[in-house]
A computed fold for a 111-nucleotide RNA from Sporolactobacillus shoreae, annotated as SAM riboswitch aptamer (S box leader). It matches the Rfam family "SAM riboswitch aptamer (S box leader)". Gene Ontology term of the family: regulation of gene expression. The model forms 97% of the base pairs in the Rfam consensus. Model confidence (mean pLDDT): 82 of 100. The sequence was found by an Rfam model in a public genome assembly. Taxonomically the source falls in Sporolactobacillus (Bacteria, Bacillati, Bacilli, Caryophanales).
RNA sequence: UUCUUAUCCAGAGUGGCGGAGGGACUGGCCCUAUGAAGCCCGACAACCAGCACUUUUCAAUGUGUAUGGUGUCAAUUCCAGGAGCGCAGCGAUGCGCUCAAAAGAUGAGAA
Numbered sequence: 001u002u003c004u005u006a007u008c009c010a011g012a013g014u015g016g017c018g019g020a021g022g023g024a025c026u027g028g029c030c031c032u033a034u035g036a037a038g039c040c041c042g043a044c045a046a047c048c049a050g051c052a053c054u055u056u057u058c059a060a061u062g063u064g065u066a067u068g069g070u071g072u073c074a075a076u077u078c079c080a081g082g083a084g085c086g087c088a089g090c091g092a093u094g095c096g097c098u099c100a101a102a103a104g105a106u107g108a109g110a111a
Base pairs, nucleotide, nucleotide: 001111002110003109004108005107006106007105008104013041015040016039017038021031022030023029025081026080027079028078042073043072044071047069048068049067050065051064052063053062077103082099083098084097085096086095087094088093
């Protein structure tokens, strides 16, 4: 980097350094000198491993535990970006719902 697969409506500091951007992209709409990104500390979380327990012939499954490997810490993946359905409207369009859509993020496995 590519492929496969699972999840993505919950959760997370009144800290330090830093000094103007950030929310993937596009269009919106937001956050930010009452301090953005990034780094450190801290926290959240059970995806993988470990450990303990349950079930139990074994295995699978389940529960717990932040010990290790990641990951995350505004807003539903902030909303929409494909398709379908319903309602309102003369129409442009608006509102609501569904999905194995597209795109993205993260874990695990493989090449």